[in-house]
RNA sequence: AUUAUGUGAAACUAGGGUUCCGGUUUCAUGUAAUUGUUAUCAGAGACAAUUACAUGAAAUGACUGGUUCGAGAGUUUCCGGUCUCAUCAAUAAAUAACGAGACUCCACGGAGGGAUAAAAGCCCGGGAGGU
Numbered sequence: 001a002u003u004a005u006g007u008g009a010a011a012c013u014a015g016g017g018u019u020c021c022g023g024u025u026u027c028a029u030g031u032a033a034u035u036g037u038u039a040u041c042a043g044a045g046a047c048a049a050u051u052a053c054a055u056g057a058a059a060u061g062a063c064u065g066g067u068u069c070g071a072g073a074g075u076u077u078c079c080g081g082u083c084u085c086a087u088c089a090a091u092a093a094a095u096a097a098c099g100a101g102a103c104u105c106c107a108c109g110g111a112g113g114g115a116u117a118a119a120a121g122c123c124c125g126g127g128a129g130g131u
Base pairs, nucleotide, nucleotide: 006079008078009077010076011075012074015069020066021065022063023060024059025058026057027056028055029054030053031052032051033050034049035048036047037046038045080104081103082102083101084100085099106126108129112124113123114122
C1' cells in the first nucleotide's frame, strides 16, 4: 500500500449512578392512647410531653432494592456472509431457489472530554499508545 468472510440486531449479565417508586432521617398538621399540670372531695374542658398511625415538605445512593443506562475486547439467540455436499433441469459446466454441514478468527489499552436526572466497561474509541 492492496485484498479479504458482519467492525449487524435483540435479550441478559459484569458494572453504574440517582430523575421516578420504595426505604431511612428531620419538620409540620391531624387522629388515637398514656402521663403530668391547671386541681382537687370528685369531674368536664384546656395546655405540655411521649408513643403509634395517616398526609404533606425537605434531605439522603459509604440505602439491600423496583424503573432506568449498560459492554469492540462478556454470555446466549437470531439475521447476514463464505465454502462444501445433496436435489432439479441440462450435451457438459456454471448459475438461481430449497435442504444439510463446516466456518464467521484475533484482540494489552490510558489520561482527558461528552451525553443523560446522574454515573459507568455507554460515546469520542478495535482511538492515543504498546506488543
A computed fold for a 131-nucleotide RNA from Nitrosomonas marina, annotated as Guanidine-I riboswitch aptamer. Rfam family: Guanidine-I riboswitch aptamer. From the family's description: This family represents a conserved RNA structure found upstream of the ykkC and yxkD genes in Bacillus subtilis and related genes in other bacteria. The literature on the family includes a 2004 paper in Proc Natl Acad Sci U S A by Barrick et al., "New RNA motifs suggest an expanded scope for riboswitches in bacterial genetic control". NCBI's taxonomy places the organism under Bacteria, Pseudomonadati, Betaproteobacteria, Nitrosomonadales, Nitrosomonas.